RNA sequence: GCCAAAAUUAAGCCGAAGCUCGCAAGAGCGCGGGGGAACCACUUCUUGGGGUGUAGCCGUUUUUCACGGCAGGUGCAUACUCCCACCGAACCCGUCAGCUAACCUCGUAGGCGAAAAGGAGGAACCCU
Numbered sequence: 001g002c003c004a005a006a007a008u009u010a011a012g013c014c015g016a017a018g019c020u021c022g023c024a025a026g027a028g029c030g031c032g033g034g035g036g037a038a039c040c041a042c043u044u045c046u047u048g049g050g051g052u053g054u055a056g057c058c059g060u061u062u063u064u065c066a067c068g069g070c071a072g073g074u075g076c077a078u079a080c081u082c083c084c085a086c087c088g089a090a091c092c093c094g095u096c097a098g099c100u101a102a103c104c105u106c107g108u109a110g111g112c113g114a115a116a117a118g119g120a121g122g123a124a125c126c127c128u
Stems, first nucleotide, its partner, number of pairs: 012112003018029004030108006040098001048096001049093004056070005072087004078123001080121004
């Protein structure tokens, strides 16, 4: 000097998953999900059905795996448009659930992050 790995500090990122009080167990607020009338809607009942979530659809294939495309989603301090980069999963309920006021009930995890942290346009707002 180069390459690789690890650690620390991390501006911050995905996600509802944050804040406050408490010795703790926990509680409250905030954020998010499910169930649940009338009215309306639905034609299903084993080819079961349904929920969280962006994660649904089409094509190719040996119709398994895999590959490609589109819908959709994410990219830091407000939204929108374009470009660029990436994701386009997984899990749960258990024969059962449309919407749904009152009401009932549940969650508040986990995983990443150092020459990197995306770039541009143009409106709004704030400051000087």

Background: A computed fold for a 128-nucleotide RNA from Heliophilum fasciatum, annotated as c-di-AMP riboswitch aptamer (ydaO/yuaA leader). Its mean pLDDT, the model's own confidence on a scale to 100, is 76. NCBI's taxonomy places the organism under Bacteria, Clostridia, Eubacteriales, Heliobacteriaceae, Heliophilum. The sequence was found by an Rfam model in a public genome assembly.